A computed fold for a 78-nucleotide RNA from a mouse gut metagenome, annotated as Glycine riboswitch aptamer. It matches the Rfam family "Glycine riboswitch aptamer". From the family's description: This family represents the bacterial glycine riboswitch. Glycine riboswitches usually consist of two metabolite-binding aptamers domains with similar structures in tandem. The aptamers cooperatively bind glycine to regulate the expression of downstream genes. In Bacillus subtilis, this riboswitch is found upstream of the gcvT operon which controls glycine degradation. Of the family's consensus pairs, 89% are formed in the model. The sequence is in RNAcentral, with records from MGnify. The prediction has a mean pLDDT of 78.
RNA sequence: AAUCUGGAGACAUCCACCUGUGGUGGAGGCCGAAGGGGCAAGACGCAUCGCGAACUCUCUCAGGCAAAAGGACAGAUU
Numbered sequence: 001a002a003u004c005u006g007g008a009g010a011c012a013u014c015c016a017c018c019u020g021u022g023g024u025g026g027a028g029g030c031c032g033a034a035g036g037g038g039c040a041a042g043a044c045g046c047a048u049c050g051c052g053a054a055c056u057c058u059c060u061c062a063g064g065c066a067a068a069a070g071g072a073c074a075g076a077u078u
Base pairs, nucleotide, nucleotide: 001078002077003076004075005074006073011028013027014026015025016024017023018022029065030064031063035061036059037058038057042055044052045051046050
């Protein structure tokens, strides 16, 4: 790297429209586990003032909030 398996969170909210058990758009609320940003707090390393790095922390830009899909990460095989 490839394949397989497992894999969380949060409104099946309201309004409008349509080809109407659904879909699209808008509004408000919310989530943190693609990606992206940050180092104030926590964790980490140095050693203790503090400095460094960037995490499972944090922000929520992107993404997501029935199922499906996606999915960090973990395990197995090649």